[in-house]
Context: one part of a larger RNA
RNA sequence: GCCAAGGAGUUUAUCUAAGUGGCAAGGUUAAGUUUGAAGCCGUAGCGAAAGCAAGUAUGAAAAUGCGUUAGUCAAUUGGAUAAGACCCGAAGCCAGGUGAUCUAUUCGUGGGCAGGCUGAAGUUUUCCGAAAGGGAAAUGGAGGGCCGAACCGGUGUUGUGUACAUGCACUCGAAUGACCUGUGAAUAGGGGUGAAAAGCCUAUCUAACCUGGCGAUGGCUGGUUCCUGUUGAAAUAUGCCGCAGUAUAGUCUUGUCUAGUUUAUUAGCGAGGUAAAGUACGGAUAAAGUUUGCAGAGUCGAAAGGCUACGGAACUUAUUCCAACUCUGAACUUGUUAAUUACGUAAGACAGGAAUGGGGGGCGGUGCGUAAGGUGCUGUUCCGAGACCGGAACAACGGAGACCAGAGUUAAGGUCCCAAAAUGUAUGCUAAGUGUAACGAACUUUGUCGAGAACCUGAGACAGUAAGGAUGUAGGCUCAGAAGCAGCCAUCAUUUAAAGAAAGCGUAACAGCUCACUUAUCGAGGUUCUUGGCGGGGAAAAUGGACGGGGCUAAGCAUACUACCGAUACUCUGGAGGCUUUCAUUUUUGAAAGUUCUGGUAAGCAGGCGUCUUUUCUGCGCAGAAGUUUUCUCUGAAGAGAGGAUGGAGCGGGAAGGAAUGAGAAUCUUGGU
Numbered sequence: 001g002c003c004a005a006g007g008a009g010u011u012u013a014u015c016u017a018a019g020u021g022g023c024a025a026g027g028u029u030a031a032g033u034u035u036g037a038a039g040c041c042g043u044a045g046c047g048a049a050a051g052c053a054a055g056u057a058u059g060a061a062a063a064u065g066c067g068u069u070a071g072u073c074a075a076u077u078g079g080a081u082a083a084g085a086c087c088c089g090a091a092g093c094c095a096g097g098u099g100a101u102c103u104a105u106u107c108g109u110g111g112g113c114a115g116g117c118u119g120a121a122g123u124u125u126u127c128c129g130a131a132a133g134g135g136a137a138a139u140g141g142a143g144g145g146c147c148g149a150a151c152c153g154g155u156g157u158u159g160u161g162u163a164c165a166u167g168c169a170c171u172c173g174a175a176u177g178a179c180c181u182g183u184g185a186a187u188a189g190g191g192g193u194g195a196a197a198a199g200c201c202u203a204u205c206u207a208a209c210c211u212g213g214c215g216a217u218g219g220c221u222g223g224u225u226c227c228u229g230u231u232g233a234a235a236u237a238u239g240c241c242g243c244a245g246u247a248u249a250g251u252c253u254u255g256u257c258u259a260g261u262u263u264a265u266u267a268g269c270g271a272g273g274u275a276a277a278g279u280a281c282g283g284a285u286a287a288a289g290u291u292u293g294c295a296g297a298g299u300c301g302a303a304a305g306g307c308u309a310c311g312g313a314a315c316u317u318a319u320u321c322c323a324a325c326u327c328u329g330a331a332c333u334u335g336u337u338a339a340u341u342a343c344g345u346a347a348g349a350c351a352g353g354a355a356u357g358g359g360g361g362g363c364g365g366u367g368c369g370u371a372a373g374g375u376g377c378u379g380u381u382c383c384g385a386g387a388c389c390g391g392a393a394c395a396a397c398g399g400a401g402a403c404c405a406g407a408g409u410u411a412a413g414g415u416c417c418c419a420a421a422a423u424g425u426a427u428g429c430u431a432a433g434u435g436u437a438a439c440g441a442a443c444u445u446u447g448u449c450g451a452g453a454a455c456c457u458g459a460g461a462c463a464g465u466a467a468g469g470a471u472g473u474a475g476g477c478u479c480a481g482a483a484g485c486a487g488c489c490a491u492c493a494u495u496u497a498a499a500g501a502a503a504g505c506g507u508a509a510c511a512g513c514u515c516a517c518u519u520a521u522c523g524a525g526g527u528u529c530u531u532g533g534c535g536g537g538g539a540a541a542a543u544g545g546a547c548g549g550g551g552c553u554a555a556g557c558a559u560a561c562u563a564c565c566g567a568u569a570c571u572c573u574g575g576a577g578g579c580u581u582u583c584a585u586u587u588u589u590g591a592a593a594g595u596u597c598u599g600g601u602a603a604g605c606a607g608g609c610g611u612c613u614u615u616u617c618u619g620c621g622c623a624g625a626a627g628u629u630u631u632c633u634c635u636g637a638a639g640a641g642a643g644g645a646u647g648g649a650g651c652g653g654g655a656a657g658g659a660a661u662g663a664g665a666a667u668c669u670u671g672g673u
Stems, first nucleotide, its partner, number of pairs: 001673006011083008020074004026041003045052002055066004086223002089220001093213006104187009113177001115147003118143001122139007152173002156170002159168002189205001191201003226608006236249005250356002252353006260343002264340009276328001277326002282322003287317006294311001296310001297308004359383010388399003403575007413565003416550003422562001424561006435552002443537003447534010464521005470494003475489003500515001503514003576598002578595007609662001611659010627646008
């Protein structure tokens, strides 16, 4: 892991609701048993009470509150409370005992430590010395001394290893000592012992182990066993040592009762100050002007005081704005009345039962935040609890709300192949594989296609080529020089088709080369600006790589059109069930009509199937019961039935009861494998 068996809302008491039954102004029995009645609930209430009484209390009164005859006893089911209270699950707390054969420390009594090295004190001899003392040699054999076996230990390897639980290998430390060790004893659980690590106290230690209190408690995790029908949520508010919980409300469901309820539209009368807009108020913004010497400063002046380019204030004109501005002001939302529409026990009241009280996504409006698949609020919708089709895949994006079967038609989205359906039609655009995709900015572009405007143009435009581009004059000044071209001033005139007292390069200064301008040649459009479409650049991420892929120049983009494909949607046919109404029926139930009914988590309600057993009625069985296995039939399901094989002695059906009554999950329990 698998298989089998076991395995979780029970019992008692009280209260409460519902339906059922008995009796009824009464109902009913407890202990005990042979009688018989106490008691309990009800039959009268109101008031704090005295008290009064179908009334009473308050009040001066009006009036108002409560009350003015159906209960009670059972069993059943739902719920509440007390109990272990649906089952399993702590760590812990307390009490009484058992442990020092492990280990910690201590005490008594024993044992052990190969071999080698070093060479303290002391002593002897000798030398020096007056002595004290010192030197040398020998002797000697000290030491928590040195090297290193046994013995004791346990440093390193990220070695090796789990043999039921610390081994093995290599390496390493101490090894006459605060050493190691045998044996006998002592200390015990808030206690011991501890060269102190909260170490050790029998593989257990920040409080041992065993038994008991004990089914401790758990707002926490997990599990909770047959079927169908029907309705169907919440993740919000308020309180709480409240934030994983809970109570009340809201939302769901079931029953009973009661005649209206108001989704939508319109009209009348109201409420509102948002979006927008505006500058009338408040505030901000910033330009010009006018006035004011008002603070400082400067300046003038002997002082008084005068002046002003900065600053302040007020006003005028013009600018830009505002969640905490409004002279204005929608859409929209909402109150009430009425009409139309819609609904029809829907809405509402009362009573029984819940679940929920972690929510999340899209769109619209907003607060905080640089932002976020961020975090609050709000309206709506979806997921949650929603299948199906599309989006490659994809809870909440698009389509669409799934009772069952069959046929057809569409939606979103698609129609070259994978892969159902157009290699469709018409007109353009794109050349970038742009794109076919859910991303890309400012800025940039003589890419290309369109639209518009102005100007030039056969009296020849634009571009190219050829020629000219001169003279007074080297203008004047300046300067070493200054001649178109360092700089300053002026910038005239002539000849001309045209040619600047010169736009640039150049020279020390000249020279020289171009330009403007003109002519010739050429021969048809050109130049500039604005705007639109599709493109290019801008453009950087980590394994190799993605338009879903192949691939595509359309099978890309734009506009228009026609076919087709495509869902549980829509339509048609047949069937099942729910609900409502009517009719029939002795109950059971049946028939007809209608239905904008039949997705569903938590949850409520309703009806069934199966297992064991009791009573009663009625059956089957050695001519083959139960069980096992297999084939088939029936039903909407749980399930039921028939036949065959095996098996070898018991087993059903109807009615009414009673339950230790249904397993796939709980790191479930036991057994098997």
The part of an RNA shown here (large-subunit ribosomal RNA, domain II) has 673 nucleotides and comes from a Nanobdellota archaeon. Its mean pLDDT, the model's own confidence on a scale to 100, is 81.